Transfer RNA from an Opitutales bacterium, 72 nucleotides, folded computationally. The source organism's lineage runs through Bacteria, Pseudomonadati, Verrucomicrobiota, Opitutia and Opitutales. The prediction has a mean pLDDT of 80.
RNA sequence: GCGAGUGUCGUACAACGGCUAGUAUACGAGCCUUCCAAGCUUGGGAUGAGGGUUCGAUUCCCUCCACUCGCA
Numbered sequence: 001g002c003g004a005g006u007g008u009c010g011u012a013c014a015a016c017g018g019c020u021a022g023u024a025u026a027c028g029a030g031c032c033u034u035c036c037a038a039g040c041u042u043g044g045g046a047u048g049a050g051g052g053u054u055c056g057a058u059u060c061c062c063u064c065c066a067c068u069c070g071c072a
Stems, first nucleotide, its partner, number of pairs: 001071007010025004018055001027043005048064005
């Protein structure tokens, strides 16, 4: 340099183009317990950036950025 893939809470993953973007774990609060742990309830937190298509985009298209793999 060329080609392919991935990018979503702190972490690991989900989400036919259509609900308030969900789950586990972590974190905060409460309950329980003599205390701790475990358990239960509850709370807040995320779509890499910009544009396009569409009534509607996490999803489809383009560019850029970051990472991974392959070729040279």